Source information
Large-subunit ribosomal RNA, domain I from Komagataeibacter intermedius TF2, 493 nucleotides, folded computationally. Its mean pLDDT, the model's own confidence on a scale to 100, is 82. It was read from a public genome assembly.
[in-house]
Context: one part of a larger RNA
RNA sequence: GGCAUUCGGUGGAUGCCUUGGCACCAGGAGGCGAUGAAAGACGUGGCACGCUGCGAAAAGCCAUGGGGAGCCGCGAGCAGGCUUUGAUCCGUGGGUAUCUGAAUGGGGCAACCCACCCAGCGAUGGGUAUCAUGUUCUGAAUACAUAGGGACAUGAGGCGAACCCGGGGAACUGAAACAUCUAAGUACCCGGAGGAAAAGACAUCAAUUGAGAUUCUGCUAGUAGUGGCGAGCGAACGCGGAACAGGCCAGUGGUUGUUUCUGAAGAAGCAGAACGGAAUGGAAAGUCCGGCCAGAGCGGGUGAUAGCCCCGUAUGCGUAGUGUCAGGAAUGAUCCUUGAGUAGGGCGGGACACGUGAAAUCCUGUCUGAACAUGGGGGGACCACCCUCCAAGCCUAAAUACUCCCUGGUGACCGAUAGUGAACAAGUACCGUGAGGGAAAGGUGAAAAGCACCCCGACGAGGGGAGUGAAAGAGACCUGAAACCGAAUGCCU
Repeated sequence: GGCAUUCGGUGGAUGCCUUGGCACCAGGAGGCGAUGAAAGACGUGGCACGCUGCGAAAAGCCAUGGGGAGCCGCGAGCAGGCUUUGAUCCGUGGGUAUCUGAAUGGGGCAACCCACCCAGCGAUGGGUAUCAUGUUCUGAAUACAUAGGGACAUGAGGCGAACCCGGGGAACUGAAACAUCUAAGUACCCGGAGGAAAAGACAUCAAUUGAGAUUCUGCUAGUAGUGGCGAGCGAACGCGGAACAGGCCAGUGGUUGUUUCUGAAGAAGCAGAACGGAAUGGAAAGUCCGGCCAGAGCGGGUGAUAGCCCCGUAUGCGUAGUGUCAGGAAUGAUCCUUGAGUAGGGCGGGACACGUGAAAUCCUGUCUGAACAUGGGGGGACCACCCUCCAAGCCUAAAUACUCCCUGGUGACCGAUAGUGAACAAGUACCGUGAGGGAAAGGUGAAAAGCACCCCGACGAGGGGAGUGAAAGAGACCUGAAACCGAAUGCCU
């Protein structure tokens, strides 16, 4: 030095566990905001670093309902308090609510700086942004007027996960290159609204029979078509299903606000059956023996696996003013006049499954431009016949889409390199000027009973005794694989 065996160290795989996730279902809610939101800064505790709560009235104040013995958040400590005169806690309603932030008195490098007016002795309180609409007072050039200015009232503004409507609108890519085409009216930007939105009551289809608003859906059908007839794109009629609802144009109306009457659901929460013994064991819920309840043998906890120990579960009960919802009545607001610069046409575009095509239909930038029910539109160029409908006004629930959020439930979903990035002080630490990027990190034990005391050692680290414990080879931790390091023994060199 090597090999083998054994014993240790290091390391944190594996097994078991789960406080956290993931997916979905049902119900709820579908908004918050100038009465100052969302998001924050700074404070706030006797001692107070982080999180949580709260706001100079600061882990809280008041009222009320519930509840009934403990409480002063996570948080364990010391000190000091509160509470059957009902605390802590839970529900409901109120008060307070610094500074920033739409941020709104002016400014500003957010959480800071600097003002004016009114009231008040003062402390202090209130007001002062912009835009729109309305009312009103003023008022130029310029006579009347108008523009402009002032005051008052009302409203808006900003945030929010997806869903919805509208205005704009790519490229990569595919076509095995690429230009029409595709990707795709997608991504993205902007505006707007609602709990849904949009659409909607036939100037619709059909085809010689007829149907009868809209929306969603299974077929029709990858069909008919469209297409450098390439890549691709891709209907409708009709049939089946979900859900169904029709109204109005000056009044018996639709929508909506307020007041009032009636009814319904709804909070914290309450009651809630039935078990004992023996052996083993640290501990019984496991085993053995003998019982009981069940409208309750879902589930969780308890020193191992508990229907009958605890919390629960089935079942039954409970609730306040206000608020919510539904219906009725009264009263107000708003909408609507039978639809002309419209239909149609030319030119240029766009939408229709349809790329200009034989291209109907719909929209319109521009130029034009009818008829008036004795009329007009459509039936895929166009014409005739025939059939069908009545545009250029308005409203309309349900079936449909979505889930930031709340409650309950489910899982041939994960189980700490998995599952969210995050089971832990996680969008934290850390990185970046910034936009932005973005971790690692769970497990003592039933109970801290968390090793008094002694010894070695540097008044260490660490270790050895002693003690606790079922176990300390559970001591900063369950189990504890391998790589890797060492020691002992044997063999070989």

It matches the Rfam family "Bacterial large subunit ribosomal RNA".